c-di-GMP-I-GGC riboswitch aptamer from a Candidatus Bipolaricaulota bacterium, 75 nucleotides, folded computationally.
Model confidence (mean pLDDT): 90 of 100.
RNA sequence: UCCGAUAAUGGCAAAACCUUCGUGAGGAGGUGACGCAAAGCCACGGGCCCUACGCGGGCAGCCGGGCUGCCGAGA
Numbered sequence: 001u002c003c004g005a006u007a008a009u010g011g012c013a014a015a016a017c018c019u020u021c022g023u024g025a026g027g028a029g030g031u032g033a034c035g036c037a038a039a040g041c042c043a044c045g046g047g048c049c050c051u052a053c054g055c056g057g058g059c060a061g062c063c064g065g066g067c068u069g070c071c072g073a074g075a
Base pairs, nucleotide, nucleotide: 001075002074003072004071011036012035016031017030018029019028020027021026034061040067041066042065044064045063046062047059048058049057050056
């Protein structure tokens, strides 16, 4: 560096429900686990979604890309 195990130590948390913010997509907190080896961070390209249609906004758990990172059966 690659790879990702019937390993180990930990981590994150879909849907649904509750509270709350937002016109909305959706965000935050709680309960909860469908999943995840970057499901950590970044809207850079594509895509999707919202809109009060703007020189506007959302999704990083859609794909690609960038940056960072735990472990080590294995190459």